[in-house]
């Protein structure tokens, strides 16, 4: 440089089941009150519907889903994947904001565990993500030297075979 390969509560994506989302949104009714409503949020605008209509709060009725999670198997895979920040793309259009079930580029992080504080969400501290702290676990390297253990340090741009 090329092939192969390894780590282990290893990682991703399909299927399925479950809580959660939620008695919530959506629809139907009633009473009161409003006159104009309609958007993730505010302001303009364009559409669009408007008195047999529309909003809003409340109470009755019926009642989901996405994303996020967990679990079981399959199936890829071992930078496997995640993240954060710029861009571009989408939320009618424009402006500032603010999401994304999108895409990219650089930057980070060996892995999962368990505590903590922060941080973030258009449900949620459930779950994620950085930092710290504990142990553990593979891998190199020093201390070491042939073997066992044990102590310290490094990171996957690593580390084993092989040519």
């Nucleotide at each position: 440089g090329a092939u192969a390969g390894a780590g282990g509560c290893g990682c991703a994506a399909g299927u399925g089941c479950g809580a959660u989302c939620a008695g919530u949104a959506c629809c139907g009714g009633u009473u009161u009150c409003c006159c104009g409503c309609u958007u993730u949020g505010c302001a303009a605008c364009a559409g669009g519907c408007g008195a047999u209509g529309g909003g809003a709060c409340a109470c009755c009725g019926c009642g989901a889903a996405a994303g996020g999670c967990g679990c079981a198997g399959u199936u890829g895979c071992c930078g496997a994947a995640g993240g954060a920040a710029g861009c571009g793309c989408c939320g009618g259009u424009u402006g500032c904001a603010c999401g994304g079930c999108c895409g990219u580029u650089u930057c980070c992080u060996g892995g999962g565990c368990g505590g903590u504080a922060c941080g973030g969400a258009a449900a949620a501290c459930a779950u994620c993500c950085u930092g710290c702290c504990g142990a553990c676990u593979g891998u190199c390297g020093c201390a070491u030297c042939a073997c066992c253990c044990u102590g310290c340090g490094g990171a996957g741009a690593g580390c084993u075979a092989u040519c």